[in-house]
RNA sequence: GCGCCUGUAGCUCAGUGGAUAGAGCGUGGGUUUGCGGAACCCAAGGUCAGGUGUUCAAAUCACCUCAGGCGCA
Repeated sequence: GCGCCUGUAGCUCAGUGGAUAGAGCGUGGGUUUGCGGAACCCAAGGUCAGGUGUUCAAAUCACCUCAGGCGCA
């Protein structure tokens, strides 16, 4: 330099055009317990890497940029 893949909650990930964007772990609160742990219940936490476009509608499609990874030279 060229090509490909990835970027969604604090962490690991799902969601591949249409519903208020979800799960597990973690965090906070509650129930329980002599105190913890475990278990159960509830809650907070996201401008979906950034921008522009396509569309009635974009996390999802296109283009550019950024970051990380892999391959080739």
Annotation
A computed fold for a 73-nucleotide RNA from a Pseudomonadota bacterium, annotated as transfer RNA. Taxonomically the source falls in Pseudomonadota (Bacteria, Pseudomonadati). RNAcentral holds the sequence, with entries from ENA. It matches the Rfam family "tRNA". By type it is a transfer RNA. Its mean pLDDT, the model's own confidence on a scale to 100, is 81.